A computed fold for a 354-nucleotide part of an RNA from a Candidatus Micrarchaeota archaeon, annotated as small-subunit ribosomal RNA, central domain.
The sequence was found in a public genome assembly.
Its Rfam family is "Archaeal small subunit ribosomal RNA". Clan: SSU clan.
The coordinates come from a structure-prediction model, not an experiment, and the mean pLDDT is 90.
Lineage of the source: Archaea > Nanobdellati > Microcaldota.

Context: one part of a larger RNA
This record gives sequence, structure tokens and C1' cells, in this order.
RNA sequence: CUGGGCCUAAAGCGCCCGUAGCCGGUCCAAUGAGUCCUCUGUGAAAUGUUGAGGCUUAACUCCAACGCGUGCAGAGGAUACUGUUGGACUUGGGAGCGGAAGAGGACAGGGGUACGCUCGGGCUAGCGGUUAAAUGCGCUGAACCUGAGCGGACCACCAGCGGCGAAGGCGCCUGUCCAAGACGCGUCCGACGGUGAGGGGCGAAAGCUGGGGGAGCAAAGGGGAUUAGAGACCCCCGUAGUCCCAGCCGUAAAUGAUGCCCACUAGGCGUCGCUAUCGCUACGUGCGGUAGCGGUGUCGCAGCGAAGGCGUUAAGUGGGCCGCCUGGGGAGUACGGCCGCAAGGCUGAAACUU
Repeated sequence: CUGGGCCUAAAGCGCCCGUAGCCGGUCCAAUGAGUCCUCUGUGAAAUGUUGAGGCUUAACUCCAACGCGUGCAGAGGAUACUGUUGGACUUGGGAGCGGAAGAGGACAGGGGUACGCUCGGGCUAGCGGUUAAAUGCGCUGAACCUGAGCGGACCACCAGCGGCGAAGGCGCCUGUCCAAGACGCGUCCGACGGUGAGGGGCGAAAGCUGGGGGAGCAAAGGGGAUUAGAGACCCCCGUAGUCCCAGCCGUAAAUGAUGCCCACUAGGCGUCGCUAUCGCUACGUGCGGUAGCGGUGUCGCAGCGAAGGCGUUAAGUGGGCCGCCUGGGGAGUACGGCCGCAAGGCUGAAACUU
């Protein structure tokens, strides 16, 4: 010496499942493969060290002993740890049972306000829009008031740094089906676990294909304004699209810019779920308090950090496994390959330049 890193400097795969691999709880026994010790053989010479010798001396060289040769093979021994085999255990993990919470998912049925349109009635000269206007709509009767009907989309208040989900995401009501987690019990299995290269699945919006639907909104497009111009911001229209079914796409500031799992390391305050318990009770799935477990926030000790900050939900202290980074530009480009209907996606350089 045997690299340093990844919240914000380059760097955590968008998320999950899982193959190989790597890693692996407590106890007993066997074995002795890894590991350790002793011995034997081998490990050329030169080089090195010490002593002695030869050239007048030295360098150089010759002889002897030692050392080196970090290794390999064999024999004997040790058994803590790792491995292997057998047996046992229950704390990890799983199954089961119990009541509770939830915008978790799929499908079906139902409802509501607003909006638009159509028809009927009433009314008359404007309405709309803006900083101001104009385009636009209106005497073929608009706007406004009112009755009826049709249509599509959405789901105010409740609503909360509240809940659920692996992530994307999920919000009117009811039902059916499916699923996950927390809490409690400690009945059963008995290490069955962790991570996860490849691989598979899920994956907002936009976009694409076929079919449906189309109220409002609205890329593109048209018009009116503004302006030096206005390819914009503002206004009037408006087509894809937004919605539904089936199939693709596979991306994102897919963010906590923080991979997953385990253990350990002061606390304070809030909030959600379950449990135990105490008090109140208009007894109700009620109200208030304390404690445990699990989630979600905030402040903060030690510690960490370049700082901002993080701080039992770590960015602290350790362990296991994976992914990724190695100056800026060129460039997430070219070429090739794989995927896609396409758009494009994934993988991913170099010259040159600084």
C1' cells in the first nucleotide's frame, strides 16, 4: 500500500416478484473439506548475509554455512469458527384463529349539483368579453326568469403535514367478488430466511391501432386585440385529445432527487389504527386520560455532514446482498443489436474540443 463515493457536487434501476449466485438464528453429535500446528520430500543456479580464500587492494570472483524460494505434495495432530451429514429447538419467517380501521383493486346497480343542447311559457334590446375594446351571439326574439326532456363528464362541503397501496396511484352512495397490512392470541409448521445478475409482471400523462362516445375543457387551426413586430401572454370560436371497451407504448423533476433487509444508539410534542386499563356517561360503533405495539408528522441529545441539514421513519453505529458513478462539451448522439404499427424505447461509443 491493498480505492473513494452515490439527499443537493458525477452516481439508487419508477416499483414489485423471483432464477442462479452471495449471505445466514439457538443447542448437541459426527466428519475433519476450508482453517491452524509439527515433521518429511521438493522448491535449479545466480542474487542476499556471515566466515574463509584468490587476483598488490577494491570492484570482481571461488569455497562453506545460513537465509530466500511467500508454493506444492505426503504423513501425523488440533477442532474454536466456516462447510457437510444427522438430531433437537422457537426468538426469524410462515400458517391459523379473533374483533377493528382504510379514497386498496375489479365489476354491477343507483344518486347529485353544475354545465350544454332541445321543446313549451314569460319578457324586451341587448348579451358577452376586457385594463379598455373588438371579433362573437341577438328582432328568424338572444341574455334573464320559468316548466319539461335529453346528453356527456365530474363527484363541492365532509377533507385533515388524515387514511390505503410495492410504486404508478386511489375521494358521491350501495352491493358482490379479490387482496394487503396493523393489533391481539401464542394453536400449528420448524430456519422453511435476506438480497437478487439474467428473467417476468405492474407502471402517471401524452402518444398509437380498432370500435364507441363527445357536455365542458382544449394542443393544432381560424378570427379579434396588444405590439415596432406578436409565430405569445388577453378575448371569441375550435379539431385531435380528454371519457368508455379491447390491444399497444414503457417513459417522467416515476422525488424523500435518500435501493432492499436486520440489529443497536437520549428524549419532547402532535396525529391515525389496534390492544390493555382507569374515569365520565345524555349508555351510542360515545367522551376524556395512561401504557404497549404499528403507521404518519414535527422539534431535538449524542453522533454524522463541506454546509444546507439528517437525527429510532438516520444522512448515526455495524452487518448482508444488489444497482450505479469516475471532469465539461461532443451525447443519451452515431453505429450495431433487441423491442415497437409508428412515435420512439433499452443498450450505448469515438474522433475532436476544453